About this RNA: A computed fold for a 167-nucleotide RNA from Candidatus Pullichristensenella stercorigallinarum, annotated as Lysine riboswitch aptamer. The RNAcentral record of the sequence draws on MGnify. It matches the Rfam family "Lysine riboswitch aptamer". Rfam links the family to the GO term lysine biosynthetic process. From the family's description: Riboswitches are metabolite binding domains within certain messenger RNAs that serve as precision sensors for their corresponding targets. The prediction has a mean pLDDT of 83.
[in-house]
RNA sequence: UAGAGGCGCGGCUGUUCAUCAGUCACGCGGGGGAGCCGCUCAAGCGGCCAUGAGCCCGCGCAAAAGGGGACGCCGCCGAAAUGCAGGCCCGCUUGAGAGGGCAUGUGUUGGGCGACCGGAGAAUAUCCGGUCGACUGUCACAGUUCAUAUUGAACAGUGGAGCGCUA
Repeated sequence: UAGAGGCGCGGCUGUUCAUCAGUCACGCGGGGGAGCCGCUCAAGCGGCCAUGAGCCCGCGCAAAAGGGGACGCCGCCGAAAUGCAGGCCCGCUUGAGAGGGCAUGUGUUGGGCGACCGGAGAAUAUCCGGUCGACUGUCACAGUUCAUAUUGAACAGUGGAGCGCUA
């Protein structure tokens, strides 16, 4: 430098399907009677409310974002993901939390799958981490069999890690 692994990895302001949700909002009717809202707490600031809010019940109408699945397209094979550390950004301000995003440093993980536990999540989706299990690619070691025999192939075993493996 080129290349391989396979339910392989990532991206998409592509298509589609669920979920969110018969929820929020909006309209109407009834109840009720003082607080309610801007992620949580405190302080502020702003807004709504006795022309009856928030809340509860019923009827009508009826979403979206975020998070996903499948397919497609694109880029790829440390692909990439993630723990920790401090930094920056987001939802009115400040402080402290929780959540989300970004890059940096450092550590971990060969790969996907399943079960269980923990975290995130509205979630039985999905994602992340840990443990266990079998599977799979690869190399090393010792073995058996076969062949075109210092080599190659097949089989089963033990072990290693991508800082690997093949050319």